[in-house]
RNA sequence: AGAUCCCGCGCGGGAGAGAGGGGCUUCCGCCCCCGCCGAAGGCGCAACCGGCCCCCGGAAACGCUCAGGCAGAAGGACCGCGCGGGUAGG
Numbered sequence: 001a002g003a004u005c006c007c008g009c010g011c012g013g014g015a016g017a018g019a020g021g022g023g024c025u026u027c028c029g030c031c032c033c034c035g036c037c038g039a040a041g042g043c044g045c046a047a048c049c050g051g052c053c054c055c056c057g058g059a060a061a062c063g064c065u066c067a068g069g070c071a072g073a074a075g076g077a078c079c080g081c082g083c084g085g086g087u088a089g090g
Base pairs, nucleotide, nucleotide: 005086006085007084008083009082010081011080012079013078018034020033021032022031023030024029035070036069037068041066042064043063044062048058049057050056051055
């Protein structure tokens, strides 16, 4: 000095599913019941990847729905741009 890799921050975009019923409540909100959603997180299979290779490690946007969510707001995997830090390699 520095990545097409990693992490963080900011901005923009960002889906799905009951404005369900009952109770408290002015609203917001809370509790219970039923029905649903998957793209925070988590868990699982193991598609896939790697290695000292028949064993070990990593592991999905797949599955589950614990958590979370089902007007709006918030959140939101992921994508783009910018900034900062770092590593590999040089």
Predicted 3D model of a 90-nucleotide RNA (Glycine riboswitch aptamer) from Siccirubricoccus deserti.
The sequence was found by an Rfam model in a public genome assembly.
NCBI's taxonomy places the organism under Bacteria, Pseudomonadati, Pseudomonadota, Alphaproteobacteria, Siccirubricoccus.